Transfer RNA from a marine sediment metagenome, 71 nucleotides, folded computationally.
Model confidence (mean pLDDT): 83 of 100.
The RNAcentral record of the sequence draws on MGnify.
[in-house]
Formats: sequence, C1' cells, structure tokens
RNA sequence: GCGGGUAUGGCGUAGAGGUAGCGCAUUUCCCUUCCAAGGAAAAGGCACGAGUUCGAUUCUCGUUACCCGCU
Repeated sequence: GCGGGUAUGGCGUAGAGGUAGCGCAUUUCCCUUCCAAGGAAAAGGCACGAGUUCGAUUCUCGUUACCCGCU
C1' cells in the first nucleotide's frame, strides 16, 4: 500500500428499514432478627461524518480504532 472482518449501557451479547432488547453488574424498595438467596422498580447504550428514504442500529459512501490475510 491492497483486500476482508468487527464497532450496540460498566461487562458479555441480540436486533436483515417502523418506540433498541436480554443476561450479569449498579442503585432503591419489599421479604428476612441479620446476611445470602428471592421478588419489584429505576438509571444507563447504537464509534464519527455525510447520503438514500416518510422513517436508518439496519442500506450506500467516507473517516477513526482494533483484528486477520496479501505484498
């Protein structure tokens, strides 16, 4: 330099155009003499910039970071 892949809460992950879910973790409450376990609730997320579309996490282009391969 070229090609391919990945990027979603604190962590791990799902989501093939129509309000972004799940598990663990965190906080609060309930239960319990206390702790653990259990139950209920809450907070918190689409790498960045454009484009297409009534509507983009999703499709297209570019950028960034990481991984793999070629030279």

Source information: Its Rfam family is "tRNA". Rfam links the family to the GO term triplet codon-amino acid adaptor activity. Rfam's curators write: Transfer RNA (tRNA) molecules are approximately 80 nucleotides in length.